[in-house]
Context: one part of a larger RNA
């Protein structure tokens, strides 16, 4: 290795691009490397296997025979794999037309609300809680009206909805830009799949520099509660949350389910296109949903979006703790990240 697994028991990399590598559509001819076969040579003897014999038998020993398999050389076969040359269009892509979406970036802009300021009306409370108090208020608060300013987020629409590789994306308009899908068969003609190393992106929090700061709010302070209260509740409140430039590179980054391809009963929603007697219809493609047949599963459940049946490639697992620790290395300003043991113990 033949011959295990990875939804929940240990185990799918956060996601994508992609070099090497692995794998690869139909067909013709050539080649003969892999593959198959024949001959020959070699793999000392002993031993293993078969037959005969000696020792009373066995172990042991003697004689004879025979392989299988491996290496070298030579000849042959050509279905499959490989190599060379040519052809094809079903995979893949290009083009044209149409269409879709909260995909992305940048700029401009809108209204509601909140807070603050100013002015006006007006008077003794307001606020907060289970109840209170801290707190604000006769130096005129709360409430109502008008005006102004600021920052952040975008109610309704809104949906088991849509888009995006993932993270994620929601007021409006414009510009730029990426993508999906359908149709046409117009073009190329296997250009494909996967991908160690590598590269790019990557919520929140955090870090550096400069701005900004309405609301909220770690830390902190105060009031309560309590045996205590470093908490839950309340009043304040700084970093932060926001913007620009850079870093960090982690998440229950989850559908705890890697990507691609093919095959296998149904029902239904939605988007686009085509057809048509425009109909609540038919067909095709994409994206979802429920729940079931076969099948699978330890069960739960999954079930054409598979956890079914198969194939290609990658990643990962091997008892619990020690431990995602120590050490070394690499990365980072730091926080820390990546890689990642052992002793010992049960």
């Nucleotide at each position: 290795u033949u011959g295990g697994g990875c939804g929940u028991a240990a185990a799918g990399g956060g996601u994508c691009u992609g070099c090497a590598g692995g794998u690869g559509g139909u067909u013709u001819u050539c080649u003969a490397a892999g593959u198959c076969u024949u001959g020959u040579u070699u793999c000392a003897a002993a031993g293993u296997c078969c037959c005969c014999g000696a020792c009373u038998u066995a172990a042991u020993c003697g004689g004879g025979g025979g392989a299988a398999g491996g290496g070298g050389c030579a000849g042959g076969a050509u279905a499959c794999u490989g190599g060379a040359a040519g052809a094809c269009u079903a995979g893949a892509g290009u083009u044209a037309u149409a269409u879709c979406g909260g995909g992305g970036u940048u700029a401009c802009u809108g209204g509601a609300a909140u807070u603050u300021g100013u002015g006006g009306u007006g008077u003794a409370g307001g606020g907060g809680u289970a109840a209170a108090a801290u707190c604000c208020g006769u130096g005129g608060a709360u409430a109502c009206c008008a005006c102004a300013a600021a920052g952040a987020a975008c109610a309704c629409c809104a949906a088991g909805c849509g888009c995006g590789a993932a993270g994620g994306c929601g007021g409006g308009u414009a510009a730029c830009u990426a993508g999906g899908u359908a149709u046409a068969u117009a073009c190329u003609g296997a250009c494909a799949c996967u991908c160690a190393u590598a590269g790019a992106c990557g919520a929140a929090a955090g870090c550096u520099a400069g701005g900004g700061u309405a609301g909220c709010c770690a830390a902190u302070c105060a009031g309560a509660u309590u045996a205590g209260a470093g908490a839950c509740c309340u009043g304040a409140g700084u970093a932060g949350u926001c913007c620009u430039a850079g870093c960090c590179g982690u998440a229950a980054a989850c559908a705890u389910u890697g990507u691609c391809u093919g095959u296998u009963a149904a029902u239904u929603u939605u988007u686009c296109c085509c057809u048509u007697u425009u109909u609540u219809a038919g067909g095709g493609a994409g994206a979802g949903a429920u729940g079931c047949u076969a099948g699978c599963u330890a069960a739960c459940g999954c079930g054409u979006u598979a956890a079914a049946c198969a194939g290609a490639c990658c990643g990962c697992c091997u008892g619990g703790g020690g431990a995602g620790u120590a050490u070394a290395g690499c990365c980072g300003c730091a926080a820390g990240g990546c890689c990642g043991a052992a002793a010992c113990u049960c």